[in-house]
RNA sequence: UUCUUAUCCAGAAAGGCAGAGGGUAAUGGCCCGAUGAAGCCUUGGCAACCUGUUGCGCAAUAUGCGUCAUAAGGUGCCAAUUCCACCCCGUACAUACGGGACAGAUAAGUC
Numbered sequence: 001u002u003c004u005u006a007u008c009c010a011g012a013a014a015g016g017c018a019g020a021g022g023g024u025a026a027u028g029g030c031c032c033g034a035u036g037a038a039g040c041c042u043u044g045g046c047a048a049c050c051u052g053u054u055g056c057g058c059a060a061u062a063u064g065c066g067u068c069a070u071a072a073g074g075u076g077c078c079a080a081u082u083c084c085a086c087c088c089c090g091u092a093c094a095u096a097c098g099g100g101a102c103a104g105a106u107a108a109g110u111c
Base pairs, nucleotide, nucleotide: 003109004108005107006106007105008104013043014042015041016040017039021032022031023030027085028084029083044078045077046076048075049074050073051071052070053069055067056066057065058064082103087100088099089098090097091096
């Protein structure tokens, strides 16, 4: 990278190098940025998935399944709802609200 499944309204900082962009398909907005963007390094933190542990429930040889909490080992993450819209439906009549889809990100498995 291909495919499948699940989740995505919460959470989470400093320092050094660096020197103009960035906000995760495109587009339109809006926002962040010399009071220092992206990127790299060090330390720290958060807890989405996997994993470990205690309890509880189901099952009942053993194993196993589910769930709350907890730990932080493996990935990941640490501005704004995945920043919002853009597509479809409904209610409204409009600029709004609700739902869904597309797309994206992350994890586990898989080609």
The RNA shown here (SAM riboswitch aptamer (S box leader)) has 111 nucleotides and comes from a Sphingobacteriales bacterium. Lineage of the source: Bacteria > Pseudomonadati > Bacteroidota > Sphingobacteriia > Sphingobacteriales. It was read from a public genome assembly, where an Rfam model found it.